[in-house]
RNA sequence: GGAGCGGGCCAGACCGCCGCGGGUGCGAGCGCCGAAAGGCGGCACGCGAGGAAGGUCCGGACUGCAAAGGGCAGCGUAGCAGGUAACACCUGUCCACCGCGAGGUGAGGAUCAGAGCAACAGAGACGAGUCGGGCCGGCGGCUUCGGCUGCCGGCCCGGGUGAAACGGGCAAUCUCUACGCGCAGCAACACCGAAUAGGCCGGCAGUGACGUGGCCCGCGGAGCCGGCGGGUGGGUGGCACCGAGCCGCGCCGCGAGGCGCGGCCCAGAGGAAUGGCGGUCACGCGCGGGGCGACCCGCGCGCACAGAAUCCGGCCUAUCGGCCCGCUUCACAC
Numbered sequence: 001g002g003a004g005c006g007g008g009c010c011a012g013a014c015c016g017c018c019g020c021g022g023g024u025g026c027g028a029g030c031g032c033c034g035a036a037a038g039g040c041g042g043c044a045c046g047c048g049a050g051g052a053a054g055g056u057c058c059g060g061a062c063u064g065c066a067a068a069g070g071g072c073a074g075c076g077u078a079g080c081a082g083g084u085a086a087c088a089c090c091u092g093u094c095c096a097c098c099g100c101g102a103g104g105u106g107a108g109g110a111u112c113a114g115a116g117c118a119a120c121a122g123a124g125a126c127g128a129g130u131c132g133g134g135c136c137g138g139c140g141g142c143u144u145c146g147g148c149u150g151c152c153g154g155c156c157c158g159g160g161u162g163a164a165a166c167g168g169g170c171a172a173u174c175u176c177u178a179c180g181c182g183c184a185g186c187a188a189c190a191c192c193g194a195a196u197a198g199g200c201c202g203g204c205a206g207u208g209a210c211g212u213g214g215c216c217c218g219c220g221g222a223g224c225c226g227g228c229g230g231g232u233g234g235g236u237g238g239c240a241c242c243g244a245g246c247c248g249c250g251c252c253g254c255g256a257g258g259c260g261c262g263g264c265c266c267a268g269a270g271g272a273a274u275g276g277c278g279g280u281c282a283c284g285c286g287c288g289g290g291g292c293g294a295c296c297c298g299c300g301c302g303c304a305c306a307g308a309a310u311c312c313g314g315c316c317u318a319u320c321g322g323c324c325c326g327c328u329u330c331a332c333a334c
Base pairs, nucleotide, nucleotide: 001330002329003328004327005326006325007324008323009322010321012281013280014279015278016277017276018275020048021047023045024044025043026042030041031040032039033038050305054316055315057314058313059312060311061310062185063184064183065182074181075180076179077178078177079093080092081091082090083089094108095106096105097104098103109176110175114174115173116170117169131158132157133156134155135154136153137152138151139150140149141148142147189237190236191235192234199228200227201226202225203224204223210220211219212218243265245264246263247262248261249260250259251258252257283302284301285300286299287298288297289296290295
């Protein structure tokens, strides 16, 4: 230097202007929406997408169902040991396969408990026995009496097909063994809480309750009033700093990881904010010019995949370009 293997990281930076979301503090009065519950409006400060936020495939937290306990069914997992809240995840290691190698991949328990399956070829493929040849015996047919031939039974020999021919394979076919899983999911769930119409209770009411602008007359007139309770629309919480949290250091461990100390608080909506414009610099590509050259200058274009929605741990998938570390192999030089 070429070709590779494994691991880690970044995902443009800074400034100015305008805007959006929610948080904390101040302010404690007013206004607006709403029947209410409740929500919105001010100023200041700081915060505001990701390595996958994605697919929703596993595992948990949390919530309800009976404080979800046992059995059956069903589903899932599978060498061995360990990590973890848990897992189908991760780590170490054995074995098998692939690679010269660094390394990679693996649903890798059990086939003397039982069942099932096997393309093509082959007579025969999971039930057992069988194609061909030779010999012997029995029965029958033909005969020129030398033999020829059909069927049945017994013995011996062996080719060929195929991955495999009474001996094995497949458990990602059922099954058995061990272990795990109750079911549903934040549209869970809890609370606040209208009008109207139902429901229950009490009171009044054709001896006229009630309505008709306050009263009387008149007119209409069979319901009227109060209380309670459940549900719906609606609102709030769940829900966003106090956690399986992030960063640094030390110790233990081969490692996944664990323990201790110190520091930090790090998005939160509810049609769903996290943006737009301008400038400078950086990166890549193209064009033009200069220079022997490394390179320099100018112009233009590009900068991926994708976007939180109860939260967390994984897996898988998508991803322009770039950086770092360790290792393998080949060639050359010393």
Molecule: Bacterial RNase P class A
Organism: Burkholderiaceae bacterium